Predicted 3D model of an 84-nucleotide RNA (c-di-GMP-I-GGC riboswitch aptamer) from a bacterium. The coordinates come from a structure-prediction model, not an experiment, and the mean pLDDT is 85. Its Rfam family is "c-di-GMP-I-GGC riboswitch aptamer". Rfam links the family to the GO term cyclic-di-GMP binding.
RNA sequence: UUCGACAAAAGCAAAUCUCGAGCAAUCGAGAGACGCAAAGCCACGGUCCACCAUUAAGUAAUGGCGGAAGCCGGGCUACCGAAA
Numbered sequence: 001u002u003c004g005a006c007a008a009a010a011g012c013a014a015a016u017c018u019c020g021a022g023c024a025a026u027c028g029a030g031a032g033a034c035g036c037a038a039a040g041c042c043a044c045g046g047u048c049c050a051c052c053a054u055u056a057a058g059u060a061a062u063g064g065c066g067g068a069a070g071c072c073g074g075g076c077u078a079c080c081g082a083a084a
Base pairs, nucleotide, nucleotide: 001083002082003081004080011036012035016031017030018029019028020027021026034070040076041075042074044073045072046071047068048067049066051064052063053062054061055060
């Protein structure tokens, strides 16, 4: 630097349930494991979701604000091992 074995060790934890926070999206803790080689961190670009305002009346657009990193891209960092 590249890669990820039916190797070993370590780690994270979807759905669901309980409790709590929030208008909501969603988040935190506990239980629980569908999965994950960055499923560690960062909303930078795209995207999606919620709420508010305005315009509209075509269920949309624009703006504000919040959220999703386990949607994609990007950035930063890193365990074990293999190959060069």